Context: one part of a larger RNA
Molecule: small-subunit ribosomal RNA, 5' domain
Organism: uncultured bacterium
RNA sequence: AACGAACGCUGGCGGCGUGGAUUAGGCAUGCAAGUCGAACGCGAAAGGGGAGCAAUCCCUGAGUAGAGUGGCGAACGGGUGAGUAACGCGUGAGAAACCUGCCCUAGGCAGGGGGAUAACACUCCCAACGGGGUGCUAAUACCGCAUGAGACCACGGGUCCACAUGAACCCGAGGUCAAAGGUGGCCUCUGCUUGCAAGCUACCGGCUUAGGAUGGUCUCGCGUCCCAUUAGCUAGUUGGCGGGGUAACGGCCCACCAAGGCGACGAUGGGUAGCUGGUCUGAGAGGAUGGUCAGCCACACUGGGACUGAGAUACGGCCCAGACUCCUACGGGAGGCAGCAGUCGAGAGGCUUCGGCAAUGGGGGAAACCCUGACCGAGCGACGCCGCGUGGAGGAUGAAAGCCCUUGGGUUGUAAACUCCUUUUGUUGGGGAAGAAAUGCGGCCAGGUGAACAAUCUGGUCGUUUGACGGUACCCGACGAAUAAGCUCCGGCUAACUCCGUGCCAGCAGCCGCGGUAACACGGGGGGAGCAAGCGUUGUUC
Numbered sequence: 001a002a003c004g005a006a007c008g009c010u011g012g013c014g015g016c017g018u019g020g021a022u023u024a025g026g027c028a029u030g031c032a033a034g035u036c037g038a039a040c041g042c043g044a045a046a047g048g049g050g051a052g053c054a055a056u057c058c059c060u061g062a063g064u065a066g067a068g069u070g071g072c073g074a075a076c077g078g079g080u081g082a083g084u085a086a087c088g089c090g091u092g093a094g095a096a097a098c099c100u101g102c103c104c105u106a107g108g109c110a111g112g113g114g115g116a117u118a119a120c121a122c123u124c125c126c127a128a129c130g131g132g133g134u135g136c137u138a139a140u141a142c143c144g145c146a147u148g149a150g151a152c153c154a155c156g157g158g159u160c161c162a163c164a165u166g167a168a169c170c171c172g173a174g175g176u177c178a179a180a181g182g183u184g185g186c187c188u189c190u191g192c193u194u195g196c197a198a199g200c201u202a203c204c205g206g207c208u209u210a211g212g213a214u215g216g217u218c219u220c221g222c223g224u225c226c227c228a229u230u231a232g233c234u235a236g237u238u239g240g241c242g243g244g245g246u247a248a249c250g251g252c253c254c255a256c257c258a259a260g261g262c263g264a265c266g267a268u269g270g271g272u273a274g275c276u277g278g279u280c281u282g283a284g285a286g287g288a289u290g291g292u293c294a295g296c297c298a299c300a301c302u303g304g305g306a307c308u309g310a311g312a313u314a315c316g317g318c319c320c321a322g323a324c325u326c327c328u329a330c331g332g333g334a335g336g337c338a339g340c341a342g343u344c345g346a347g348a349g350g351c352u353u354c355g356g357c358a359a360u361g362g363g364g365g366a367a368a369c370c371c372u373g374a375c376c377g378a379g380c381g382a383c384g385c386c387g388c389g390u391g392g393a394g395g396a397u398g399a400a401a402g403c404c405c406u407u408g409g410g411u412u413g414u415a416a417a418c419u420c421c422u423u424u425u426g427u428u429g430g431g432g433a434a435g436a437a438a439u440g441c442g443g444c445c446a447g448g449u450g451a452a453c454a455a456u457c458u459g460g461u462c463g464u465u466u467g468a469c470g471g472u473a474c475c476c477g478a479c480g481a482a483u484a485a486g487c488u489c490c491g492g493c494u495a496a497c498u499c500c501g502u503g504c505c506a507g508c509a510g511c512c513g514c515g516g517u518a519a520c521a522c523g524g525g526g527g528g529a530g531c532a533a534g535c536g537u538u539g540u541u542c
Base pairs, nucleotide, nucleotide: 001541002540003539005538006537007536008535009534012388013387014386015385016384017383018381019380025344026343027342029341030340031339034072035071036070039069040068042066047060048059049058050057051056079299080298081297088224089223090222091221092220093219094218095217098216099215103212104211105210106209107208108207109206111145113143114142120135121134122133123132124131125130150177151176152175153174155172156171157170158169159168161166181204182203183202184201185200186199190197191196192195225271226270227269232262233261234260237259238258239257240256242254243253244252274296275295276294277293278289279288280287281286301322302321303320304319305318324335325334326333327332352378354377355376356375360374361372362371363370364369391421392420393419394418401412402411403410404409426479427478428477429476430475431474435469440464441463442462443461444460445459446458447457448456449455486531487530488529489528490527491512492511493510497526498525499524500523501522507514508513
């Protein structure tokens, strides 16, 4: 000097930060990932109205709520640091050995069929979780067929480039491989002919190919803690041939063959540890550290495994085993806060079971919008840094009182009282933000598509709409010195001295050392010094 600190005494306000470092211990409760009706089929009820003696029926509620099929998302965002001494991270290269949903650009295409199934209805089993049977149905769900610009595979030929395996391009013939519709508008074309479509058109989608962007995967050089009281380690081990597997190279895996490979330039083993940008300290070199923020990695009760998917350590997915907890009708089931709050435990020690999606960002959707404990805010803690205040000026009979005293006095001390003033803060009354840009909707204008003055898209312009924080910040007025000072130290180091008590006792102490009858060192009083909403102590680092 510093700290994610703790403890003691004390404590007025604000701003900005920051707050489970130990048990990666266990968790009650709520929330944290949904969305789309413009992909698809189905489809209530309460309530209201009417008819009827009633049962009941009809209309509305409403094609609403709702669940289901399907699509996209759920692999992001958020948490933690257990493991990991490793191509994990950092940095620099390489991939002629690779993948990439959504997005952008460009080219081409979308023809014609089929069989199911959930929801639903009926029914059966079950304590529960849940499950079975029969029957019906739709799709942008599923499956053939056609077409093939093109892609892929293998063959033949050519051009050209390179860095070893090779790469790129062109030509020929062969084989394999696609698709899905939805919404709005219109009558120019086609069909029936007021109009509506199987027609046209706009938009959103679909399939395929090439390129891009983004994200990822793999390889290599160098760097990355301690112990030699760890000196030898290694059989898929090291290499080859052939194959399998992968998006892809590779003992990644397998069969066979060879006997290699690493190591005092520290292999192997053991211990410790997430790494970095950074942070702290220091003149620097260096040392220490990796909390908050950012990048990367790893993990998600413990261990193992695959599925789905463009993408998986799949935290709030699945399966198996284990420990633990809960329910049970004892047959069997359910669960995973290292998400946000919150709780118990251990601990010196670390917060609200808060508000809002207004902003930023994310997911879905054509959009409206919905979801979002990400985030934005508020709350709590002097935990830190910074700022402000606790009044200002005048005021000597140097009042009273305390303390000291050589009894003359000295000191607290302009300090107080008292007079005048101010009002930050406070209390109260009133006004009152920025953060809001958009999107959507309505009007107008221009342009694109179009047969079109429908429609739709793009752009511009005008109007309208949206604030959790918060009646907060801020501003104005009123009141009144009013509401606000402590802590440590005073032997030397080290700024600051006396009296009383005690008598090697009680005690102090960072080091030296104080205390055994005048203690500036213990305890108290007075006085003083230093910091100040803090001051000290302890711990740790330089």